Predicted 3D model of a 119-nucleotide RNA (SAM riboswitch aptamer (S box leader)) from an Acidimicrobiales bacterium. The source organism's lineage runs through Bacteria, Bacillati, Actinomycetota, Acidimicrobiia and Acidimicrobiales. Of the family's consensus pairs, 96% are formed in the model.

[in-house]
RNA sequence: CCAUCAUCCAGAGCGGCUGAGGGACCGGGCCCUGCGACGCCGCGGCAACCAGAGCGUGACCUCGAUCUGAACAGACAGAUCAGGGUCCGUAGCGGGUGCCAAUGCCCGAGCGAUGAGGA
Numbered sequence: 001c002c003a004u005c006a007u008c009c010a011g012a013g014c015g016g017c018u019g020a021g022g023g024a025c026c027g028g029g030c031c032c033u034g035c036g037a038c039g040c041c042g043c044g045g046c047a048a049c050c051a052g053a054g055c056g057u058g059a060c061c062u063c064g065a066u067c068u069g070a071a072c073a074g075a076c077a078g079a080u081c082a083g084g085g086u087c088c089g090u091a092g093c094g095g096g097u098g099c100c101a102a103u104g105c106c107c108g109a110g111c112g113a114u115g116a117g118g119a
Stems, first nucleotide, its partner, number of pairs: 002118001004116005013043005021032003026108004044100003048097003052093001054090003058087005064081006104111001
């Protein structure tokens, strides 16, 4: 940079620096902003995705042991216990990113942002 998929009406503070614009682009609106916006930094927080680990009287599968069906052995069935695997739920637990005004601020045009796996 390109394409695909998913999400974008919830949520989230304080301080320092800077100093005039900002809300992606365009048009029409409407907001934020010298009571310092936007941006950067520090600490903090939120929880959208990704992989991992934790928890669960959860579900399924597998293997081993014990007991019963049955006098013995074997196969089979049921129950219990231990180990392993998969799925589901849950809580930010740590990590990779992301985010912390207003429905992606609203409408139109068409696009934008974030994440994942790819080329």